[in-house]
This record gives sequence, structure tokens and C1' cells, in this order.
RNA sequence: CGGAGCGUAGCGCAGCCUGGUAGCGCACCUGCUUCGGGAGCAGGGGGUCGGAGGUUCGAAUCCUCUCGCUCCGA
Repeated sequence: CGGAGCGUAGCGCAGCCUGGUAGCGCACCUGCUUCGGGAGCAGGGGGUCGGAGGUUCGAAUCCUCUCGCUCCGA
């Protein structure tokens, strides 16, 4: 320098192809249970999708630019 993949909740991921209310597991908070903790059961909070711009009635999703990480090639 060229190419590819990844970036979504504290952590790990799905959703993207085919635009239409942002989800799952663990973790966290509250309650029940327990002498207490853990486990179990019930309930609850948390992200607006790496950043910016564009298209559209509507963008995590499509387009452009850009940042970070990983890999391949030179």
C1' cells in the first nucleotide's frame, strides 16, 4: 500500500442477505425461600447498533467516507 472479516446492553452473541416496535444467554437490581450465602422461583432496570453523511414515509439493515481490532497478500 491492496484485499477480506469483525465492531449491537457490563461480558459473549443473534438480528443485516429480504429496511417496518432492538432481542437471547450470563451478569446486575428487587422480592420470595434460607440463620446467612449459594442454588431455585417471580419480577425489574440497562444499548438506540464504532463515528459522520446520504437514500427513504421509515435504516442495526442499503450507499459513501472514516476510526479501531484481526487475518491474508505485497
The RNA shown here (transfer RNA) has 74 nucleotides and comes from uncultured Rhodobacter sp.
It matches the Rfam family "tRNA". Rfam links the family to the GO term triplet codon-amino acid adaptor activity.